This is a predicted structure of a 74-nucleotide RNA (c-di-GMP-I-GGC riboswitch aptamer).
């Protein structure tokens, strides 16, 4: 430097509970950790998932945009 991932320290938290919003898919605090180097943040692509429908969810589904700790070995 970094498209790479040894160590540390720091970080986020999935199932499952309990509250509490929502028609719902799911969200939001709390417990809790399976896992996670972008599992930070953006619904632009495409996927799924509510929903009669307009419409909405999902960034822990996979691209894409964008910011970003560490530095051992290359």
């Nucleotide at each position: 430097u970094a498209a790479c991932g040894a160590a540390a320290a720091g970080g986020c938290a999935a199932a499952u509970c309990c509250u509490g919003a929502g028609a719902a898919a799911u969200c939001a605090g709390g417990a809790g950790a399976c896992g996670c180097a972008a599992a930070g943040c953006c619904g632009c692509g495409g996927g799924u998932c509510u929903g009669a429908a307009a419409a909405g969810a999902u960034a822990g589904c996979c691209g894409g945009g964008u910011u970003g700790c560490c530095g051992a070995g290359a």